[in-house]
Molecule: Bacterial small signal recognition particle RNA
Organism: Dyella telluris
RNA sequence: UGUCGGUCCCCCCGCGACGAUAGUUCGUAAACUCCGCCAGGCCCGGAAGGGAGCAACGGUAGCGAAUGAUUCGGGUGCCGGGGUGUGGCUGGCAGGG
Numbered sequence: 001u002g003u004c005g006g007u008c009c010c011c012c013c014g015c016g017a018c019g020a021u022a023g024u025u026c027g028u029a030a031a032c033u034c035c036g037c038c039a040g041g042c043c044c045g046g047a048a049g050g051g052a053g054c055a056a057c058g059g060u061a062g063c064g065a066a067u068g069a070u071u072c073g074g075g076u077g078c079c080g081g082g083g084u085g086u087g088g089c090u091g092g093c094a095g096g097g
Stems, first nucleotide, its partner, number of pairs: 001094008009085001010083005015077002018073003023067006034059003042051003
């Protein structure tokens, strides 16, 4: 000097872990005035009947907890595969001085 490797760094893919979220389940729930259905009571009516509507009840937004992806994320990994470099370190071989 050439060539062939190892390893680190860098890049890509996979897998795993972690985190977040959707979803699901449970609870709670409009204590500022959401929806439904509305006993009683109230209103209209001569009556029949009609109207608004509190509580209870049933739900919803929201909130809390659990679970949690086939979704998303990166200052993630003693993981696997690949790529690349005038890169760092290092080994073999060949040649030259």